The prediction has a mean pLDDT of 81. Transfer RNA from a Chlamydiota bacterium, 74 nucleotides, folded computationally.
[in-house]
RNA sequence: GGGACAAUAGCUCAGUUGGUUAGAGCAGCGAACUCAUAAUUCGUUGGUCGCAGGUUCAAAUCCUGCUUGUCCCA
Repeated sequence: GGGACAAUAGCUCAGUUGGUUAGAGCAGCGAACUCAUAAUUCGUUGGUCGCAGGUUCAAAUCCUGCUUGUCCCA
RNA backbone atom coordinates (compact mmCIF):
# COMPACT_ATOMS: atom_id res chain seq x y z
P G A 1 -0.86 3.75 3.53
O5' G A 1 -0.83 2.79 2.30
C5' G A 1 -0.69 3.36 0.99
C4' G A 1 -0.68 2.24 0.00
C3' G A 1 -1.93 1.36 0.00
O3' G A 1 -3.00 1.92 -0.74
C1' G A 1 0.00 0.00 0.00
P G A 2 -4.51 1.61 -0.31
O5' G A 2 -4.72 0.10 -0.77
C5' G A 2 -4.71 -0.21 -2.16
C4' G A 2 -4.90 -1.70 -2.36
C3' G A 2 -6.13 -2.31 -1.68
O3' G A 2 -7.34 -2.08 -2.37
C1' G A 2 -4.24 -3.66 -1.27
P G A 3 -8.69 -1.93 -1.51
O5' G A 3 -8.95 -3.43 -1.00
C5' G A 3 -9.20 -4.47 -1.91
C4' G A 3 -9.23 -5.81 -1.22
C3' G A 3 -10.26 -5.99 -0.14
O3' G A 3 -11.56 -6.23 -0.64
C1' G A 3 -8.19 -6.87 0.60
P A A 4 -12.85 -5.86 0.25
O5' A A 4 -12.88 -7.02 1.35
C5' A A 4 -13.09 -8.37 0.95
C4' A A 4 -13.01 -9.29 2.13
C3' A A 4 -13.92 -8.93 3.31
O3' A A 4 -15.26 -9.36 3.13
C1' A A 4 -11.76 -9.41 4.12
P C A 5 -16.46 -8.50 3.77
O5' C A 5 -16.34 -8.82 5.33
C5' C A 5 -16.51 -10.15 5.82
C4' C A 5 -16.08 -10.26 7.25
C3' C A 5 -16.77 -9.35 8.25
O3' C A 5 -18.07 -9.81 8.62
C1' C A 5 -14.47 -9.30 8.65
P A A 6 -19.20 -8.76 9.00
O5' A A 6 -18.73 -8.22 10.43
C5' A A 6 -18.71 -9.07 11.56
C4' A A 6 -17.98 -8.45 12.73
C3' A A 6 -18.61 -7.19 13.30
O3' A A 6 -19.66 -7.49 14.20
C1' A A 6 -16.27 -6.89 13.05
P A A 7 -20.82 -6.37 14.42
O5' A A 7 -20.15 -5.26 15.33
C5' A A 7 -19.61 -5.62 16.61
C4' A A 7 -19.01 -4.42 17.31
C3' A A 7 -20.02 -3.32 17.63
O3' A A 7 -19.70 -2.70 18.89
C1' A A 7 -18.32 -2.45 16.23
P U A 8 -20.55 -3.09 20.18
O5' U A 8 -22.06 -2.94 19.71
C5' U A 8 -22.67 -1.66 19.67
C4' U A 8 -24.14 -1.78 19.96
C3' U A 8 -24.51 -2.48 21.26
O3' U A 8 -24.39 -1.63 22.38
C1' U A 8 -25.84 -3.34 19.52
P A A 9 -23.77 -2.26 23.72
O5' A A 9 -24.97 -2.14 24.80
C5' A A 9 -25.38 -0.85 25.26
C4' A A 9 -25.78 -0.89 26.71
C3' A A 9 -24.77 -1.55 27.64
O3' A A 9 -24.77 -0.87 28.90
C1' A A 9 -26.84 -2.67 27.81
P G A 10 -23.61 0.22 29.23
O5' G A 10 -22.44 -0.69 29.85
C5' G A 10 -21.25 -0.06 30.35
C4' G A 10 -20.48 -1.07 31.17
C3' G A 10 -20.20 -2.40 30.47
O3' G A 10 -18.98 -2.33 29.75
C1' G A 10 -21.18 -2.81 32.57
P C A 11 -18.88 -3.00 28.25
O5' C A 11 -18.70 -4.55 28.55
C5' C A 11 -17.54 -5.05 29.18
C4' C A 11 -17.65 -6.56 29.39
C3' C A 11 -18.02 -7.37 28.16
O3' C A 11 -16.90 -7.68 27.36
C1' C A 11 -19.41 -8.00 29.94
P U A 12 -17.06 -7.91 25.76
O5' U A 12 -17.86 -9.28 25.69
C5' U A 12 -17.26 -10.51 26.07
C4' U A 12 -18.20 -11.68 25.82
C3' U A 12 -18.82 -11.72 24.44
O3' U A 12 -17.95 -12.28 23.47
C1' U A 12 -20.49 -12.08 26.07
P C A 13 -18.19 -11.98 21.89
O5' C A 13 -19.61 -12.65 21.63
C5' C A 13 -20.52 -12.08 20.70
C4' C A 13 -21.89 -12.67 20.93
C3' C A 13 -22.95 -12.29 19.91
O3' C A 13 -22.86 -13.11 18.73
C1' C A 13 -23.84 -12.06 22.07
P A A 14 -23.50 -12.53 17.35
O5' A A 14 -25.08 -12.65 17.57
C5' A A 14 -25.69 -13.91 17.63
C4' A A 14 -27.17 -13.83 17.93
C3' A A 14 -28.05 -13.15 16.89
O3' A A 14 -28.26 -13.96 15.73
C1' A A 14 -28.77 -12.55 19.05
P G A 15 -28.29 -13.23 14.29
O5' G A 15 -29.50 -12.18 14.41
C5' G A 15 -30.85 -12.65 14.53
C4' G A 15 -31.77 -11.50 14.83
C3' G A 15 -31.76 -10.36 13.82
O3' G A 15 -32.51 -10.66 12.65
C1' G A 15 -31.67 -9.47 15.99
P U A 16 -32.26 -9.75 11.38
O5' U A 16 -32.72 -10.67 10.17
C5' U A 16 -31.85 -11.72 9.74
C4' U A 16 -32.63 -12.72 8.92
C3' U A 16 -33.65 -12.11 7.96
O3' U A 16 -33.76 -12.91 6.79
C1' U A 16 -34.76 -13.52 9.51
P U A 17 -32.95 -12.53 5.50
O5' U A 17 -33.68 -11.25 4.89
C5' U A 17 -33.03 -10.51 3.85
C4' U A 17 -34.03 -9.68 3.07
C3' U A 17 -34.75 -8.59 3.90
O3' U A 17 -35.02 -7.48 3.03
C1' U A 17 -36.35 -10.08 3.00
P G A 18 -34.17 -6.18 3.22
O5' G A 18 -34.84 -5.46 4.44
C5' G A 18 -34.20 -5.45 5.75
C4' G A 18 -34.91 -4.48 6.67
C3' G A 18 -36.40 -4.76 6.87
O3' G A 18 -36.74 -4.35 8.21
C1' G A 18 -36.11 -2.60 5.96
P G A 19 -37.63 -5.34 9.07
O5' G A 19 -38.94 -4.50 9.38
C5' G A 19 -38.88 -3.38 10.25
C4' G A 19 -40.27 -2.92 10.62
C3' G A 19 -41.27 -4.04 10.85
O3' G A 19 -42.16 -3.69 11.89
C1' G A 19 -42.04 -2.62 9.13
P U A 20 -42.06 -4.45 13.30
O5' U A 20 -42.79 -3.42 14.30
C5' U A 20 -42.11 -2.22 14.72
C4' U A 20 -43.14 -1.13 15.02
C3' U A 20 -44.32 -1.56 15.87
O3' U A 20 -44.71 -0.51 16.74
C1' U A 20 -45.10 -0.76 13.79
P U A 21 -45.19 -0.96 18.23
O5' U A 21 -43.86 -0.94 19.08
C5' U A 21 -43.09 0.24 19.17
C4' U A 21 -42.19 0.17 20.38
C3' U A 21 -40.84 -0.51 20.12
O3' U A 21 -39.86 0.10 20.98
C1' U A 21 -42.03 -1.75 21.74
P A A 22 -38.43 0.50 20.35
O5' A A 22 -37.51 -0.80 20.52
C5' A A 22 -37.65 -1.92 19.67
C4' A A 22 -36.70 -3.02 20.03
C3' A A 22 -36.48 -3.23 21.52
O3' A A 22 -37.53 -4.02 22.09
C1' A A 22 -34.40 -3.21 20.38
P G A 23 -37.54 -4.46 23.65
O5' G A 23 -36.92 -5.91 23.49
C5' G A 23 -36.40 -6.62 24.62
C4' G A 23 -35.83 -7.94 24.17
C3' G A 23 -34.95 -8.64 25.17
O3' G A 23 -35.72 -9.37 26.12
C1' G A 23 -33.87 -8.59 23.08
P A A 24 -35.08 -9.70 27.58
O5' A A 24 -34.08 -10.92 27.29
C5' A A 24 -34.58 -12.14 26.80
C4' A A 24 -33.46 -13.13 26.57
C3' A A 24 -32.53 -13.34 27.76
O3' A A 24 -33.06 -14.24 28.72
C1' A A 24 -31.26 -13.02 25.80
P G A 25 -32.70 -14.04 30.27
O5' G A 25 -31.20 -14.54 30.41
C5' G A 25 -30.85 -15.88 30.15
C4' G A 25 -29.37 -16.06 30.10
C3' G A 25 -28.60 -15.51 31.31
O3' G A 25 -28.62 -16.38 32.43
C1' G A 25 -27.55 -14.81 29.31
P C A 26 -28.72 -15.76 33.88
O5' C A 26 -27.30 -15.07 34.10
C5' C A 26 -26.12 -15.85 34.16
C4' C A 26 -24.87 -15.01 34.07
C3' C A 26 -24.71 -13.93 35.12
O3' C A 26 -24.28 -14.42 36.39
C1' C A 26 -24.21 -13.03 33.02
P A A 27 -24.78 -13.71 37.72
O5' A A 27 -24.23 -12.20 37.60
C5' A A 27 -22.85 -11.92 37.70
C4' A A 27 -22.57 -10.45 37.47
C3' A A 27 -23.29 -9.48 38.41
O3' A A 27 -22.64 -9.36 39.67
C1' A A 27 -23.50 -8.73 36.19
P G A 28 -23.51 -9.08 40.98
O5' G A 28 -24.15 -7.64 40.78
C5' G A 28 -23.33 -6.49 40.72
C4' G A 28 -24.16 -5.24 40.51
C3' G A 28 -25.32 -5.04 41.50
O3' G A 28 -24.88 -4.47 42.72
C1' G A 28 -26.09 -4.67 39.30
P C A 29 -25.57 -4.91 44.09
O5' C A 29 -27.03 -4.29 43.98
C5' C A 29 -27.23 -2.89 43.94
C4' C A 29 -28.70 -2.54 43.75
C3' C A 29 -29.67 -3.26 44.68
O3' C A 29 -29.74 -2.67 45.98
C1' C A 29 -30.48 -3.37 42.47
P G A 30 -30.08 -3.61 47.24
O5' G A 30 -31.62 -3.98 47.06
C5' G A 30 -32.60 -2.95 47.17
C4' G A 30 -33.97 -3.50 46.85
C3' G A 30 -34.40 -4.72 47.63
O3' G A 30 -34.83 -4.42 48.95
C1' G A 30 -34.93 -5.02 45.36
P A A 31 -34.73 -5.50 50.12
O5' A A 31 -35.82 -6.61 49.72
C5' A A 31 -37.19 -6.29 49.76
C4' A A 31 -38.03 -7.40 49.17
C3' A A 31 -37.95 -8.75 49.86
O3' A A 31 -38.73 -8.84 51.03
C1' A A 31 -37.80 -9.03 47.51
P A A 32 -38.33 -9.88 52.20
O5' A A 32 -38.68 -11.30 51.57
C5' A A 32 -40.02 -11.64 51.27
C4' A A 32 -40.12 -12.99 50.58
C3' A A 32 -39.51 -14.15 51.35
O3' A A 32 -40.40 -14.67 52.33
C1' A A 32 -38.77 -14.22 49.10
P C A 33 -39.79 -15.07 53.76
O5' C A 33 -38.86 -16.33 53.46
C5' C A 33 -39.41 -17.53 52.95
C4' C A 33 -38.32 -18.50 52.53
C3' C A 33 -37.27 -18.77 53.59
O3' C A 33 -37.72 -19.75 54.54
C1' C A 33 -36.22 -18.32 51.53
P U A 34 -37.61 -19.42 56.11
O5' U A 34 -36.04 -19.45 56.38
C5' U A 34 -35.30 -20.64 56.19
C4' U A 34 -33.84 -20.41 56.45
C3' U A 34 -33.48 -19.67 57.72
O3' U A 34 -33.51 -20.53 58.87
C1' U A 34 -32.25 -18.77 55.92
P C A 35 -34.21 -20.00 60.18
O5' C A 35 -33.27 -18.83 60.70
C5' C A 35 -33.71 -17.93 61.71
C4' C A 35 -32.54 -17.14 62.28
C3' C A 35 -31.67 -16.49 61.23
O3' C A 35 -32.17 -15.23 60.82
C1' C A 35 -30.33 -17.66 62.81
P A A 36 -32.16 -14.89 59.23
O5' A A 36 -30.62 -14.72 58.89
C5' A A 36 -29.89 -13.60 59.39
C4' A A 36 -28.41 -13.76 59.11
C3' A A 36 -28.04 -13.97 57.65
O3' A A 36 -27.97 -12.75 56.93
C1' A A 36 -26.91 -15.55 58.99
P U A 37 -28.32 -12.73 55.34
O5' U A 37 -27.07 -13.45 54.67
C5' U A 37 -25.80 -12.80 54.65
C4' U A 37 -24.72 -13.76 54.19
C3' U A 37 -24.89 -14.36 52.81
O3' U A 37 -24.54 -13.46 51.77
C1' U A 37 -24.25 -16.04 54.32
P A A 38 -25.33 -13.61 50.34
O5' A A 38 -24.82 -15.03 49.79
C5' A A 38 -23.48 -15.21 49.35
C4' A A 38 -23.21 -16.67 49.07
C3' A A 38 -24.04 -17.29 47.97
O3' A A 38 -23.55 -17.01 46.67
C1' A A 38 -24.04 -18.72 49.84
P A A 39 -24.57 -16.77 45.44
O5' A A 39 -25.32 -18.16 45.25
C5' A A 39 -24.60 -19.31 44.79
C4' A A 39 -25.46 -20.55 44.92
C3' A A 39 -26.80 -20.50 44.21
O3' A A 39 -26.70 -20.84 42.83
C1' A A 39 -27.14 -21.22 46.40
P U A 40 -27.62 -20.09 41.74
O5' U A 40 -29.10 -20.50 42.12
C5' U A 40 -29.53 -21.85 42.04
C4' U A 40 -30.90 -22.03 42.63
C3' U A 40 -31.98 -21.12 42.06
O3' U A 40 -32.51 -21.60 40.84
C1' U A 40 -32.09 -21.08 44.41
P U A 41 -32.98 -20.55 39.71
O5' U A 41 -34.33 -19.96 40.31
C5' U A 41 -35.44 -20.83 40.54
C4' U A 41 -36.56 -20.09 41.24
C3' U A 41 -36.99 -18.78 40.61
O3' U A 41 -37.86 -18.96 39.51
C1' U A 41 -36.73 -18.47 42.93
P C A 42 -37.83 -17.88 38.30
O5' C A 42 -38.56 -16.61 38.94
C5' C A 42 -39.91 -16.69 39.35
C4' C A 42 -40.34 -15.44 40.08
C3' C A 42 -40.09 -14.13 39.35
O3' C A 42 -41.05 -13.85 38.33
C1' C A 42 -39.38 -13.91 41.58
P G A 43 -40.58 -12.98 37.03
O5' G A 43 -40.42 -11.49 37.60
C5' G A 43 -41.55 -10.82 38.12
C4' G A 43 -41.14 -9.58 38.87
C3' G A 43 -40.41 -8.53 38.06
O3' G A 43 -41.27 -7.72 37.28
C1' G A 43 -39.30 -8.85 40.12
P U A 44 -40.74 -7.13 35.90
O5' U A 44 -39.63 -6.06 36.33
C5' U A 44 -39.98 -4.92 37.11
C4' U A 44 -38.74 -4.19 37.59
C3' U A 44 -37.82 -3.69 36.50
O3' U A 44 -38.26 -2.46 35.94
C1' U A 44 -36.56 -4.76 38.18
P U A 45 -37.70 -2.01 34.51
O5' U A 45 -36.33 -1.29 34.85
C5' U A 45 -36.29 -0.19 35.74
C4' U A 45 -34.87 0.19 36.07
C3' U A 45 -34.00 0.54 34.88
O3' U A 45 -34.18 1.89 34.49
C1' U A 45 -32.84 -0.93 36.32
P G A 46 -34.23 2.30 32.94
O5' G A 46 -32.73 2.00 32.47
C5' G A 46 -31.63 2.70 33.07
C4' G A 46 -30.33 2.01 32.68
C3' G A 46 -30.09 1.84 31.20
O3' G A 46 -29.56 3.02 30.62
C1' G A 46 -29.64 -0.19 32.31
P G A 47 -30.31 3.73 29.35
O5' G A 47 -29.73 2.93 28.09
C5' G A 47 -28.34 2.62 28.03
C4' G A 47 -27.92 2.45 26.60
C3' G A 47 -28.36 3.54 25.63
O3' G A 47 -27.35 3.80 24.68
C1' G A 47 -29.15 1.44 24.89
P U A 48 -26.68 5.24 24.65
O5' U A 48 -27.17 5.90 23.31
C5' U A 48 -28.55 6.08 23.03
C4' U A 48 -28.74 6.98 21.83
C3' U A 48 -28.11 6.51 20.54
O3' U A 48 -28.97 5.65 19.86
C1' U A 48 -27.57 8.79 20.93
P C A 49 -28.58 4.85 18.49
O5' C A 49 -27.79 3.59 19.02
C5' C A 49 -26.39 3.47 18.84
C4' C A 49 -26.02 2.02 18.63
C3' C A 49 -25.59 1.68 17.21
O3' C A 49 -24.53 0.73 17.27
C1' C A 49 -27.38 0.30 17.82
P G A 50 -23.40 0.73 16.09
O5' G A 50 -22.35 1.84 16.55
C5' G A 50 -21.94 1.93 17.93
C4' G A 50 -20.81 2.89 18.05
C3' G A 50 -21.00 4.20 17.29
O3' G A 50 -21.74 5.16 18.05
C1' G A 50 -18.90 3.26 16.76
P C A 51 -22.80 6.11 17.28
O5' C A 51 -21.88 7.16 16.50
C5' C A 51 -21.02 8.02 17.22
C4' C A 51 -20.26 8.93 16.27
C3' C A 51 -21.11 9.60 15.19
O3' C A 51 -21.79 10.74 15.66
C1' C A 51 -19.22 8.64 14.20
P A A 52 -23.20 11.15 15.03
O5' A A 52 -22.80 11.65 13.57
C5' A A 52 -21.87 12.72 13.40
C4' A A 52 -21.61 12.98 11.94
C3' A A 52 -22.83 13.01 11.05
O3' A A 52 -23.55 14.23 11.14
C1' A A 52 -21.14 11.72 10.04
P G A 53 -25.03 14.36 10.48
O5' G A 53 -24.63 14.25 8.95
C5' G A 53 -25.58 14.35 7.93
C4' G A 53 -24.95 13.95 6.61
C3' G A 53 -25.95 13.34 5.63
O3' G A 53 -26.71 14.33 4.99
C1' G A 53 -24.04 11.97 5.73
P G A 54 -28.32 14.09 4.90
O5' G A 54 -28.43 13.02 3.72
C5' G A 54 -27.79 13.27 2.47
C4' G A 54 -27.74 12.02 1.64
C3' G A 54 -29.10 11.35 1.38
O3' G A 54 -29.83 12.01 0.35
C1' G A 54 -27.48 9.72 1.95
P U A 55 -31.43 11.93 0.41
O5' U A 55 -31.79 10.42 0.05
C5' U A 55 -31.46 9.88 -1.21
C4' U A 55 -31.87 8.43 -1.30
C3' U A 55 -33.31 8.15 -0.90
O3' U A 55 -34.22 8.42 -1.97
C1' U A 55 -31.88 6.58 0.13
P U A 56 -35.55 9.27 -1.70
O5' U A 56 -36.43 8.25 -0.80
C5' U A 56 -36.81 7.00 -1.32
C4' U A 56 -37.40 6.14 -0.23
C3' U A 56 -38.47 6.78 0.63
O3' U A 56 -39.75 6.80 -0.01
C1' U A 56 -36.94 5.61 2.00
P C A 57 -40.67 8.15 0.08
O5' C A 57 -41.19 8.09 1.58
C5' C A 57 -41.90 9.20 2.14
C4' C A 57 -42.50 8.80 3.47
C3' C A 57 -41.54 8.12 4.43
O3' C A 57 -40.77 9.05 5.17
C1' C A 57 -43.51 6.85 4.29
P A A 58 -39.20 8.76 5.37
O5' A A 58 -39.17 7.51 6.34
C5' A A 58 -39.66 7.60 7.69
C4' A A 58 -39.76 6.24 8.32
C3' A A 58 -38.47 5.45 8.39
O3' A A 58 -37.68 5.84 9.50
C1' A A 58 -40.20 4.07 7.62
P A A 59 -36.09 6.00 9.31
O5' A A 59 -35.56 4.50 9.13
C5' A A 59 -35.85 3.54 10.18
C4' A A 59 -34.67 2.61 10.37
C3' A A 59 -33.40 3.28 10.86
O3' A A 59 -32.66 2.39 11.66
C1' A A 59 -33.00 2.31 8.76
P A A 60 -32.91 2.33 13.25
O5' A A 60 -31.75 1.38 13.79
C5' A A 60 -30.40 1.89 13.83
C4' A A 60 -29.42 0.74 13.75
C3' A A 60 -29.34 0.05 12.39
O3' A A 60 -28.41 0.73 11.55
C1' A A 60 -29.57 -1.57 14.12
P U A 61 -28.77 0.91 9.99
O5' U A 61 -28.98 -0.57 9.44
C5' U A 61 -27.92 -1.51 9.43
C4' U A 61 -28.40 -2.87 9.00
C3' U A 61 -28.89 -2.94 7.54
O3' U A 61 -28.50 -4.17 6.97
C1' U A 61 -30.64 -3.57 9.01
P C A 62 -27.26 -4.22 5.93
O5' C A 62 -27.78 -3.31 4.74
C5' C A 62 -28.47 -3.89 3.64
C4' C A 62 -28.68 -2.88 2.54
C3' C A 62 -27.51 -1.95 2.27
O3' C A 62 -26.55 -2.57 1.41
C1' C A 62 -29.48 -0.67 2.42
P C A 63 -24.97 -2.18 1.56
O5' C A 63 -24.88 -0.73 0.94
C5' C A 63 -25.16 -0.53 -0.45
C4' C A 63 -24.96 0.92 -0.84
C3' C A 63 -23.66 1.55 -0.36
O3' C A 63 -22.57 1.24 -1.20
C1' C A 63 -25.48 2.98 0.15
P U A 64 -21.10 1.17 -0.57
O5' U A 64 -20.72 2.70 -0.30
C5' U A 64 -20.62 3.62 -1.38
C4' U A 64 -20.32 5.02 -0.88
C3' U A 64 -19.17 5.14 0.10
O3' U A 64 -17.91 5.11 -0.52
C1' U A 64 -21.01 6.39 0.89
P G A 65 -16.65 4.49 0.25
O5' G A 65 -16.27 5.65 1.27
C5' G A 65 -15.83 6.92 0.78
C4' G A 65 -15.82 7.94 1.90
C3' G A 65 -14.96 7.58 3.12
O3' G A 65 -13.58 7.82 2.92
C1' G A 65 -17.07 8.40 3.83
P C A 66 -12.53 6.87 3.67
O5' C A 66 -12.63 7.34 5.19
C5' C A 66 -12.31 8.67 5.57
C4' C A 66 -12.73 8.97 6.98
C3' C A 66 -12.09 8.07 8.05
O3' C A 66 -10.77 8.45 8.38
C1' C A 66 -14.41 8.29 8.45
P U A 67 -9.74 7.35 8.93
O5' U A 67 -10.29 7.02 10.39
C5' U A 67 -10.32 8.02 11.39
C4' U A 67 -10.90 7.47 12.68
C3' U A 67 -10.27 6.17 13.17
O3' U A 67 -9.06 6.41 13.87
C1' U A 67 -12.61 6.01 13.27
P U A 68 -7.88 5.30 13.80
O5' U A 68 -8.42 4.11 14.71
C5' U A 68 -8.67 4.32 16.10
C4' U A 68 -9.39 3.14 16.70
C3' U A 68 -8.80 1.77 16.43
O3' U A 68 -7.68 1.50 17.26
C1' U A 68 -11.11 1.68 16.07
P G A 69 -6.52 0.50 16.71
O5' G A 69 -7.19 -0.94 16.78
C5' G A 69 -7.56 -1.50 18.03
C4' G A 69 -8.36 -2.77 17.85
C3' G A 69 -7.69 -3.85 17.03
O3' G A 69 -6.73 -4.58 17.76
C1' G A 69 -9.94 -3.61 16.36
P U A 70 -5.50 -5.30 16.99
O5' U A 70 -6.17 -6.56 16.27
C5' U A 70 -6.73 -7.60 17.05
C4' U A 70 -7.40 -8.63 16.16
C3' U A 70 -6.55 -9.19 15.03
O3' U A 70 -5.63 -10.17 15.44
C1' U A 70 -8.69 -8.63 14.21
P C A 71 -4.23 -10.35 14.63
O5' C A 71 -4.67 -10.99 13.25
C5' C A 71 -5.25 -12.27 13.20
C4' C A 71 -5.85 -12.56 11.84
C3' C A 71 -4.89 -12.50 10.66
O3' C A 71 -4.06 -13.64 10.54
C1' C A 71 -6.88 -11.38 10.10
P C A 72 -2.65 -13.55 9.79
O5' C A 72 -3.05 -13.44 8.25
C5' C A 72 -3.69 -14.49 7.60
C4' C A 72 -4.04 -14.11 6.16
C3' C A 72 -2.89 -13.62 5.31
O3' C A 72 -2.08 -14.67 4.79
C1' C A 72 -4.74 -12.19 5.04
P C A 73 -0.53 -14.40 4.42
O5' C A 73 -0.61 -13.45 3.15
C5' C A 73 -1.13 -13.93 1.93
C4' C A 73 -1.16 -12.83 0.88
C3' C A 73 0.17 -12.13 0.64
O3' C A 73 1.04 -12.88 -0.18
C1' C A 73 -1.55 -10.53 0.82
P A A 74 2.63 -12.79 0.06
O5' A A 74 3.01 -11.30 -0.38
C5' A A 74 2.84 -10.92 -1.75
C4' A A 74 3.04 -9.43 -1.89
C3' A A 74 4.36 -8.89 -1.36
O3' A A 74 5.45 -9.07 -2.26
C1' A A 74 2.59 -7.52 -0.61